[in-house]
Context: one part of a larger RNA
RNA sequence: CGGUCGUGAAGGAACUAGGCAAAUUGACCCCGUAAGUUCGCGAUAAGGGGGCCCUCCCUCGUAAGAGAAGGGCGCAGAGAAAAGGCUCUGGGAACUGUUUAUCAAAAACACAGCUCUGUGCGAAGACGCAAGUCGAAGCAUACAGAGUGACGCUUGCCCAAUACCGGAAUGUCAAGGAAGUGGCUCAUCGCAAGAGAAGGUCAUGACCGAAGCACCGGAGAAUGGCGGCCGUAACUCUGACGGUCCUAAGGUAGCGAAGUUCCUUGUCGGGUAAGUUCCGACGCGCAUGAAUAGCGUAAUCACUGGAGCACUGUCUCCACGACCGACUCGGUGAAAUAGUAGUGGCGGUGAAGAUGCCGCCUACCCGCAGCAAGACGGAAAGACCCCGUGGACCUUCACUAUAGGCUCGUAUUGGCCACGAGCAUAAACUGCGUAGCAUAGGUGGGAGGCGUUGAUGUCCGGGUUCCGGCCCGGAUGGAGUCACAGGUGAAAUACCACCCUGUUUAAGUUUGUGGCCUAACUUCGUGUCCCGUGAAUCCGGGCGAAGGACAGUGCGUGUCGGGUAGUUUGACUGGGGCGGUCUCCUCCAAAAAGGUAACGGAGGAGUGCAAAGGUCGGCUCAGCACGGAUGGAAACCGUGUGUCGAGUGCAAGAGCACAAGCCGGCUUUACUGCGAGACCGACGGGUCGAGCAGUCACGAAAGUGGGCUCUAGUGAUCCUGCGAUCCCGUGUGGAAGGGUCGUAGCUCAUCGGAUAAAAGGUACCCCGGGGAUAACAGGCUGAUCGCUCCCGAGCGUCCAUAGCGGCGGAGCGGUUUGGCACCUCGAUGUCGGCUCAUCACAUCCUGGGACUGAAGGCGGCCCCAAGGGUUCGGCUGUUCGCCGAUUAAAGUGGUACGCGAGCUGGGUUCAGACCGGCGUGAGCCAGGUCGGUCCCUAUCUGUUGUGGGCGUUGCAAGUUUGAGUGGCCUCAACCGUAGUACGAGAGGACUCGGUUGGACGGACCCCUGGUGAUCCAGUUGCACCGCUUGGUGCACCGCUGGGUAGCUACGUCCGGCAGGGAUAACCGCUGAAAGCAUCUAAGCGGGAAGCCUCCCACAAGAUCAUACUUGCUUGUCUUUGACGUGAGACCCCUGGAAGACCACCAGGUUGAUAGGCCGCGCGUGUAAGGGCUGAGAGGCCUUCAGCGGAGCGGUACUAACGGUCGAACCGAUCA
Repeated sequence: CGGUCGUGAAGGAACUAGGCAAAUUGACCCCGUAAGUUCGCGAUAAGGGGGCCCUCCCUCGUAAGAGAAGGGCGCAGAGAAAAGGCUCUGGGAACUGUUUAUCAAAAACACAGCUCUGUGCGAAGACGCAAGUCGAAGCAUACAGAGUGACGCUUGCCCAAUACCGGAAUGUCAAGGAAGUGGCUCAUCGCAAGAGAAGGUCAUGACCGAAGCACCGGAGAAUGGCGGCCGUAACUCUGACGGUCCUAAGGUAGCGAAGUUCCUUGUCGGGUAAGUUCCGACGCGCAUGAAUAGCGUAAUCACUGGAGCACUGUCUCCACGACCGACUCGGUGAAAUAGUAGUGGCGGUGAAGAUGCCGCCUACCCGCAGCAAGACGGAAAGACCCCGUGGACCUUCACUAUAGGCUCGUAUUGGCCACGAGCAUAAACUGCGUAGCAUAGGUGGGAGGCGUUGAUGUCCGGGUUCCGGCCCGGAUGGAGUCACAGGUGAAAUACCACCCUGUUUAAGUUUGUGGCCUAACUUCGUGUCCCGUGAAUCCGGGCGAAGGACAGUGCGUGUCGGGUAGUUUGACUGGGGCGGUCUCCUCCAAAAAGGUAACGGAGGAGUGCAAAGGUCGGCUCAGCACGGAUGGAAACCGUGUGUCGAGUGCAAGAGCACAAGCCGGCUUUACUGCGAGACCGACGGGUCGAGCAGUCACGAAAGUGGGCUCUAGUGAUCCUGCGAUCCCGUGUGGAAGGGUCGUAGCUCAUCGGAUAAAAGGUACCCCGGGGAUAACAGGCUGAUCGCUCCCGAGCGUCCAUAGCGGCGGAGCGGUUUGGCACCUCGAUGUCGGCUCAUCACAUCCUGGGACUGAAGGCGGCCCCAAGGGUUCGGCUGUUCGCCGAUUAAAGUGGUACGCGAGCUGGGUUCAGACCGGCGUGAGCCAGGUCGGUCCCUAUCUGUUGUGGGCGUUGCAAGUUUGAGUGGCCUCAACCGUAGUACGAGAGGACUCGGUUGGACGGACCCCUGGUGAUCCAGUUGCACCGCUUGGUGCACCGCUGGGUAGCUACGUCCGGCAGGGAUAACCGCUGAAAGCAUCUAAGCGGGAAGCCUCCCACAAGAUCAUACUUGCUUGUCUUUGACGUGAGACCCCUGGAAGACCACCAGGUUGAUAGGCCGCGCGUGUAAGGGCUGAGAGGCCUUCAGCGGAGCGGUACUAACGGUCGAACCGAUCA
């Protein structure tokens, strides 16, 4: 010093984030018990009372016993132990439950209840490749999914978006089917060029073709959403009212500064002395709101706020005690850590905070016990931050896949019917301009055809129709009728044949839809069947039933598809993110070659033009002045002047009048093939280019022309298309395909272009790295900040400067906010509080002064001054701040915003959870809210103590000086001076003297208190001493009442003074420089709580080691030594108000050191035994008794026995 306990004066939450912790309460009986309420509860509410022992007597009872009444003792009777503190008022969750084993127990989860959705049974759903299983041996009062979360009152508006549900139309739409078309090949034809049947093959492909999507609706207890502006009432304010814009619709009831309110400590009220919390209100709700439920609500709660009562060591303010550690001795015996260490302070320096460098200072050598300021201490290759073409997990309307669902085709897969469509066949029909007997399809043949196997005609029915008719069937009827001819017309009819258009029918085929069937296939027989089988709810078969070509399954198709998977999600960057930027051109920066950076300063481009190109020829602009109808500053005309100020397609620069500017003619060189030679660039590449060949344009010609006054107007490679082509052509010929030349397709704009194709979250996180890079602190800087000074516009009645001071200026400081990114990311713990400080002074108080717009008093401002001091509370995590009450005053800053190997952990800043907001979501928010593990035995330095060694020149015992160091240093009130000076009064001193007090400090224990587990007493339960009496043990020392010594504060005493010296501001004397003046220059004074003394403590390791007094040694021998003498000391022993050990002190028989004994003091409070008395508990007497730790004395009875160490040697020389 700590841990675990015990007790505590006075006060009683003042502590603190918070009554944390502790204390209080506590079992039982009796009395009594509020609001509220779901009538159960609340409730052990709250708040009171009782209790031990005895029993003559009374009552009840058979008795045991119970009760009543009376009596007795103590501080105290549930006498010990075990055993709710309570109340009021919010929030949340209804409740009992559950949870992050190991930092979160909660408001989170669950929960009954409510609602929605799905599911008809081989259920939906789930697991599984399947078989199968769960669901369920259940059947919609069931099961599954989702939300909400008892109960009560309720649950508004929006279907635009998203998801879902419904919808036989329409659009789109895959595989598959498929008419047609085209290419290649080739028989054949052709002299050739070329054409080209069938087939093969390739390509394309009308049309058919599901789901899905589109589209149309529905629905919110689906995902979700639920406005703005302006004006308006006879004070003002407000706005019932109006206008307008937008929307899918604009938030209803309720609640509301809330667990939601930023501003905000909103405002008002309550509570308090004081209230950032709390409660009640208000409502400009940053950003409430109705099953992501809204608002209430009794009961419940290790939940979370606020208040009170009780109680307390939480605190004022700590004290004492017990035990266990620590410490000493004996035994045993780890760990992290450790570059080597002979490991100091300050100032400086330095990779920017030094034991180690520089300088100065300090410091004899070595332990032990303590403390933690430093060793950027130990521990953990920082978890924050950034970086990595790192990882993981999560999300989604990222990309790409995929399980799975849906879907169509096809196989398994059959029959029949109906209807529809296509096709081909057959049959029968159909066909109307006008003219014509009339409804003339085409062409050909044709002079005859048809008819009792019933013609013309008539009637009925059907089909068709251009409404004229035509065709067919039936009946009737009983013999003719049609054509040719003629006429009309483009064409001539009878009849036959082949066809066309359209229709119908038939059978066929392909296909679609619907229905039926049964035999594939499936299922069932729990309505209980039979067999294999002398067992089987299995398996297989039979029989029967239900379903049925569906379902299921395989293969192929489209679609949905974070269910799952793989990945992507840029860089620069005065950290990162957000913002901005990323290629090219022009200028400046750029420092007179070229080149040159920044998230330096300014602008442009991502084209345009068939003329705005080429050539030939011509012309001169802008502006200004003057003149001219409308006509103006400016339109057009004229004259003059006019070197460039105009113009140039577009930025800027450089150019350009000889024009590159303006106008006109003719034109296409805006050419093909090349290219000597240069320039720029890392390269890719970019730029200029005379000249040659060809072919053109213009020009009389010379000549010019391979776009444009120049410098921007852009994109590598791969891949693909188109055109051209001397190239290649998988046995050959072709072809397919490729190459080559030309050309096209990229805001590949992150513009030297990762892929054809890509977004987010992580606080659940991980790894590798970085002090290459942020947050803390330091450093540099000092914009900002703080302070000072200069100037003096003005204020101050007057007057710049008593007090202020515009606009400006110069500095200082390194406390603010920043900038920079220099140490530290193989870790420098971060706000506030507590504890403990220390320094600066720009001074809050106290002290000394000048000035004052200083009468006094109280002040203002400035100067000097750092000795001391600088309060307690309410609120909040707060620092700060506001408030209450004081005070002489309630200072400002530094010290890693001093101090976490000293404490705390309320805030911030991990994991849980809620609200508001944002986000589709995962999630996120210097927004709020509840909860949430703080390790370290000290090696070195430092520091506080305490020893050992050696030294201090012989050895000792004592006494000292004080170099030096530290401490102390205070303030107030009152009284007198004095109601004086001053003042009209009110008021009211300086000064000097005295008294008392506060805080602080030192010492002490007589007093007052505390403690006092070794003292005394009382007393409960149990056990034991055989029982009784009397005692002992255990129960927190069992509890309770007291208490000696010691230790203590709350107690007592003392301290700060006074004085001396030197000074500060300031005030003076004398006094020049400067004949004056001047406190100064020479000289001399005065003058502060400040400085040095004085006072107190330590102190000669003060290595410069002081001084003084006293004591002792200097002998012998066998001479590196031994023995002796010896002041003194030590070991050892008895002890101690001394003490961790050591040391120190008192003693050691010539002795009171300790123990014992005796006496006294003091504490307790009248022992035991005996006697008397009472029924008994008990009482009285013996007896102010008995007992007793430490106190004060006395007394050798016991123990202080027994040992060791211990000092100037010799010689020479000089004085």

About this RNA: Predicted 3D model of a 1215-nucleotide part of an RNA (large-subunit ribosomal RNA, half B) from a Phycisphaerales bacterium. Its mean pLDDT, the model's own confidence on a scale to 100, is 85. The source organism's lineage runs through Bacteria, Pseudomonadati, Planctomycetota, Phycisphaerae and Phycisphaerales. The RNAcentral record of the full RNA draws on ENA.